[in-house]
RNA sequence: GAAGAGGCGCGGUCAACAAGAGUCGCAUGUCUGAGGUGGGUAUCACCGGAGAGGACGUGUUAAAGGGGCGACCGCCGAAAUUCACCGAGAGUUACCUAAUCGGUGGGUUGGGUCCUGGUUCAACAGAUCAGGGACUGUCGCAUCCAUAUAUGGGGUGCGGGGCGCUUU
Numbered sequence: 001g002a003a004g005a006g007g008c009g010c011g012g013u014c015a016a017c018a019a020g021a022g023u024c025g026c027a028u029g030u031c032u033g034a035g036g037u038g039g040g041u042a043u044c045a046c047c048g049g050a051g052a053g054g055a056c057g058u059g060u061u062a063a064a065g066g067g068g069c070g071a072c073c074g075c076c077g078a079a080a081u082u083c084a085c086c087g088a089g090a091g092u093u094a095c096c097u098a099a100u101c102g103g104u105g106g107g108u109u110g111g112g113u114c115c116u117g118g119u120u121c122a123a124c125a126g127a128u129c130a131g132g133g134a135c136u137g138u139c140g141c142a143u144c145c146a147u148a149u150a151u152g153g154g155g156u157g158c159g160g161g162g163c164g165c166u167u168u
Base pairs, nucleotide, nucleotide: 001168002167003166004165007076009075010074011073012072013071014070017067025060026059027058028057029056030055031054032053035047036046037045039096040095041094042093044091079109080108081107082106083105084104085103086102087101088100110136111135113133114132115131116130117129118128119127120126138160139159140158141157142156143155144154145153
C1' cells in the first nucleotide's frame, strides 16, 4: 500500500405509518382597550378607536424538524461529539445575535446496551454530555484443558485500545 473482521454495527435516500394535534393558523361572538408587523437597537414602510394586541367561547384545521419498521445505497473513524476560527443567517436598511447550515484545524470515543443526572425536543420517543454496570470483539501476559490438522482450538483471570487488530 492492498484486502478484511466485530454486530440489535455506522451513515444516507425513498415510501407509507404513528405521533406532532384538535396544536399553529383561519373565521366568528363576548370582554378589555393601544399598539402591532421583529430576537434586540435605530430607521423606514405598512396596518390599527371603521378596534392593534390580549383573554375566553364556538366552528374549522395544517405543516416542519424529530421517530420506529421496511427496502435500497455507501461503509468498518464506519461515524458521532466538543473546542477555536471563518462564512451565511430574522417586514426595508444598518449593526448585533439565536436556532440552523457549511468550511478549516485540534481533541475525545473499539462496539452496542442498561441505570442515574443534565441539555435539547410536543414528547416518557430520539439525540447528546457526565458518571456507573454487565456484555461483546480484539491484542498482550499468566494459567488450565483437549488433541496431533501445533505459525492451530477452547476455558479462566488481569491489563491495554481503533494512530488499534488479522492476512499479505